[in-house]
RNA sequence: GGACCCGUAGUGUAGCGGCCUAACACAUCUGCCUGUCGAGCAGAAGAGCGCCGGUUCGAAUCCGGUCGGGUCCGCCA
Numbered sequence: 001g002g003a004c005c006c007g008u009a010g011u012g013u014a015g016c017g018g019c020c021u022a023a024c025a026c027a028u029c030u031g032c033c034u035g036u037c038g039a040g041c042a043g044a045a046g047a048g049c050g051c052c053g054g055u056u057c058g059a060a061u062c063c064g065g066u067c068g069g070g071u072c073c074g075c076c077a
Base pairs, nucleotide, nucleotide: 001073002072003071004070005069006068007067010026011025012024013023018057028044029043030042031041032040050066051065052064053063054062
């Protein structure tokens, strides 16, 4: 340098054009329960989807660019 994959709550993932006003698990917080902690039960808060543009009536989802990470290939020495 080229090809491909990934980037979404604190962490790990799902969602692949419209029911997304974005879901699940763990973590966090509150309450219940318990002699206490933990466990269990109930509830709450927390992300507009790496960034910039474009397409579309409508984009996390499609296209282009760009940044970061990974895998493979090539080049120089």
The prediction has a mean pLDDT of 82. Predicted 3D model of a 77-nucleotide RNA (transfer RNA) from bacterium CG1_02_42_9. Rfam family: tRNA. The family's RNA type in Rfam is transfer RNA.